[in-house]
Order: sequence, then C1' cells, then structure tokens
RNA sequence: GCCGGGAUAGCUCAGUUGGUAGAGCAAUUGAUUCGUAAUCAAUAGGUCGGCAGUUCGAGUCUGCUUCCCGGCU
Repeated sequence: GCCGGGAUAGCUCAGUUGGUAGAGCAAUUGAUUCGUAAUCAAUAGGUCGGCAGUUCGAGUCUGCUUCCCGGCU
C1' cells in the first nucleotide's frame, strides 16, 4: 500500500426487509431473612467511534475519516 472483519448501556454481546434500541451480568431501590448470601420484583443507565450524503424516516444504505483485529504484498 491492498483486501476482509469489528466499534451499540459500566462489561460481554444481539438488533430481521430502513420504521421511536434490547438481553445477560454489574449498579440502585423494594420484598423475603434475626442478619448476610441466594431468590423475586421494579428502576436507572445509550447523541449506536466521528463528519457528511440519500430518505418522510438511518444502528442498518452510500462516501470520507479515527481506532482495534486478521490476511496479502
């Protein structure tokens, strides 16, 4: 230099044909217990790496770009 994959909640990851973004763990509160753990219920937590474009509408499509992983030279 070229090609491919990845970036989404504190962590690990889903997200279908473009239609207001979810799960598990963790956190907080409550119930249960003499108390803790465990269990159960609820709550909070996101400008989807960045900037533009297409569209009535973008995590999803297109261009450029940053970082990480792999391959080729």

Predicted 3D model of a 73-nucleotide RNA (transfer RNA) from a Chitinispirillia bacterium. The sequence was found in a public genome assembly. Lineage of the source: Bacteria > Pseudomonadati > Fibrobacterota > Chitinispirillia.